[in-house]
Order: sequence, then structure tokens, then C1' cells
RNA sequence: ACCUCAUCCAGAGGGGCAGAGGGAUACGGCCCGACGAAGCCCCGGCAACCACCGCGCAGUGAUUCUCGAUGACGAGCCUCGCGUGGCAGGUGCUAAUUCCGUCCCCGUUUCGGCAGGUCGCCGCGGGGAAAGAUGAGAG
Repeated sequence: ACCUCAUCCAGAGGGGCAGAGGGAUACGGCCCGACGAAGCCCCGGCAACCACCGCGCAGUGAUUCUCGAUGACGAGCCUCGCGUGGCAGGUGCUAAUUCCGUCCCCGUUUCGGCAGGUCGCCGCGGGGAAAGAUGAGAG
């Protein structure tokens, strides 16, 4: 790299170097950019996936964890899971929904446009997929 799972309509910018592009890719659209793009560096910020620390619920050991009880149960400890709070160590992010569309499905048939035997097409609204990003895992 590939694979699995979760999330993606919230949130958060200043400075220095640099010097023409950038918004993942292709096409279309729409934006950002000499009032300075990409990239690199510094300082802030946002968020809370993982780690860490609590709390709650559920559960395991099972008489070969500990204590008490001794008709067989209660409490503790511990592990994993779920929920919740804290923290900010490891990542991430810091224009626009992942900027929007593309593929599929549903709705809308004059209440927008087009077409006119019928079925419709575009547009618009909604849902899903694909692709991508990030994290965690697996390898």
C1' cells in the first nucleotide's frame, strides 16, 4: 500500500520566509489568491479518535482471588463491554457541508424550463453509494 471499524451540515488564525498558484483526483460549476496561493518555520486556537484518571450500569473468576456469612449469599478486588465526566500526553484539524455536482433510488409533471401518441428530459428537494480525509485496529 491493501483490509476492518468509527466519524465527516459543529468548532478554531496571527506572524516570518517564500513568490503564483490553490480548493485530493478527472470533467463541469462555484470560490480563494499580488490587500500575497502552495510549501516551510514560529506562536496561538479548536475538537476529543486513542492514551491516562474518576463515576454509573452490566458481566467474569466460583468455592482453585480476598473478607464475611454458611442453604449458598453479601461486600471487595479484577477483566472486558456500554454510558458519562475530567485531562490534554499521541495524532488530527484551523475559508466555504468532505465547497457543490457526476453513479443509483424516491419525490416533484405547470406550482420552474423543455419535449409532446405513451413512457419522459432538465432543474429542484430528500436518501444512499462510490471516492476521499482523519483516527483506531489488523497486517
SAM riboswitch aptamer (S box leader) from Actinoplanes italicus, 139 nucleotides, folded computationally. The coordinates come from a structure-prediction model, not an experiment, and the mean pLDDT is 78. It matches the Rfam family "SAM riboswitch aptamer (S box leader)". Rfam links the family to the GO term regulation of gene expression. It was read from a public genome assembly, where an Rfam model found it.